[in-house]
RNA sequence: GGGGCGCUGGCGCAAUUGGAAGCGCACCUGACUUUUAAUCAGGUGGUUCUGGGUUCGAUUCCCAGGCGUCCCA
Numbered sequence: 001g002g003g004g005c006g007c008u009g010g011c012g013c014a015a016u017u018g019g020a021a022g023c024g025c026a027c028c029u030g031a032c033u034u035u036u037a038a039u040c041a042g043g044u045g046g047u048u049c050u051g052g053g054u055u056c057g058a059u060u061c062c063c064a065g066g067c068g069u070c071c072c073a
Stems, first nucleotide, its partner, number of pairs: 001072007010025004019056001027043005049065005
C1' cells in the first nucleotide's frame, strides 16, 4: 500500500430478503435462609463506532472516515 471480517447496555453475543432492538452474565429490589452463597420472582440500563445519502421508515442498503483483527505485498 491492497483486500477480507468485525464495531449493538458494564461484559459476551443475537436481530430470518428495511417496519424500530432482544438473550446470557453482571447490577438493583424482593422472596427463601440465623447470615452469606445458591435458587426463585421482578426491575434499571442502548443517542446500534462517527458523519452524510437513499427511503414514509435504516442495526440492516449506499458513500466517506475512525478503531480492532486477519491475509497478501
Molecule: transfer RNA
Organism: Myxococcota bacterium